This is a predicted structure of a 93-nucleotide RNA (Glycine riboswitch aptamer) from a Rhodanobacteraceae bacterium.
Lineage of the source: Bacteria > Pseudomonadati > Pseudomonadota > Gammaproteobacteria > Rhodanobacteraceae.

């Protein structure tokens, strides 16, 4: 690099846009959107942040302070919450 497998969590609400209807460019009602703006809820497996042992330094009777320091743990900044895409990781070539 190629192929295969690969989880979780609102197709949420409002704005906005478009179409249709009523009686009209207002207003009201209905169907749609998955792009954008806002709100609340939720997820952890792109990426990113945090740390235990340990190591080093400082201080030192002792307690300590600072730095480095892993993950599938933790946070949820980013990302994500139908399908598709993406996807840590695993297997094969």
């Nucleotide at each position: 690099c190629u192929c295969u497998g690969g989880a979780g969590a609102g197709a949420c609400c409002g704005g906005c846009c478009c179409u249709c209807g009523a009686a009209a460019c207002a207003u009201c009602g209905a169907a749609g959107g998955a792009a954008c703006c806002g709100g609340c809820g939720c997820c952890g497996a792109a990426g990113g942040g945090g740390c235990a042992a340990g190591c080093a330094g400082c201080a030192c009777c002792g307690c300590g302070c600072u730095g480095c320091g892993a993950a599938a743990c933790u946070c949820u900044c980013a990302g994500g919450c139908a399908a598709a895409a993406g996807g840590a990781c695993a297997g094969a070539g």
About this RNA: Model confidence (mean pLDDT): 80 of 100. Rfam family: Glycine riboswitch aptamer. Rfam's curators write: This family represents the bacterial glycine riboswitch. The family is grouped with related families in Rfam's "Glycine riboswitch clan".